Order: sequence, then structure tokens, then C1' cells
RNA sequence: AAUUAUCGGAGCCAACCUUGGUGCGAGCCAAGUACGGAAAGCUACAGAUCUCGGCUGAUGUACUUAGUUGAGAUGGCUGAGUUGCAUUU
Repeated sequence: AAUUAUCGGAGCCAACCUUGGUGCGAGCCAAGUACGGAAAGCUACAGAUCUCGGCUGAUGUACUUAGUUGAGAUGGCUGAGUUGCAUUU
């Protein structure tokens, strides 16, 4: 500097669910739990999905739905950036 082909060791994270807290909400935090993960470490830059509001259209009052826009959420949705362990070269 690269690297998941193989072997061995040390380990790491924690889905769903339950309880408590928090947020209008998507969700987040903590404890238990373990579905899984070679970055399931970190980052909201580009997409994607979701939430809350505004505007416009759809017979259009309500529900619903499509577009658009503002603010958010998700890193265990994908890409990208960046950091790291073991082995090998």
C1' cells in the first nucleotide's frame, strides 16, 4: 500500500420483541434478548424510503391520491467518503 482465498486466536456489534424514558411523528436513548453482520465503526454528500407542515391538481367539502416545496428521520436501504482488527502478499 492492498486484501476476504484459507486456517487459528482474541474479540466486537446487536434485528425482532419486552420494560422504562423521550419526540406531534418517522424515530431515538437505556436495560434485557439475539435475527443476523467482516466494517451491522463513523459521516446525511448523492439517491431511495419514511414523518410533520404549506401549495397545486384530481367531481374535490371530508377521506384518499399525485406532484411540488420546507423542516426532519433512517448509516442494519444503496452508493460515496473516512477510520480500524486478524491473516496473506

Predicted 3D model of an 89-nucleotide RNA (c-di-GMP-I riboswitch aptamer) from Methylophaga thalassica MP. The RNAcentral record of the sequence draws on Rfam and Ribocentre. The prediction has a mean pLDDT of 79. RNAcentral records the identical sequence in 2 taxa. Its Rfam family is "c-di-GMP-I riboswitch aptamer". Its family is annotated with cyclic-di-GMP binding in the Gene Ontology.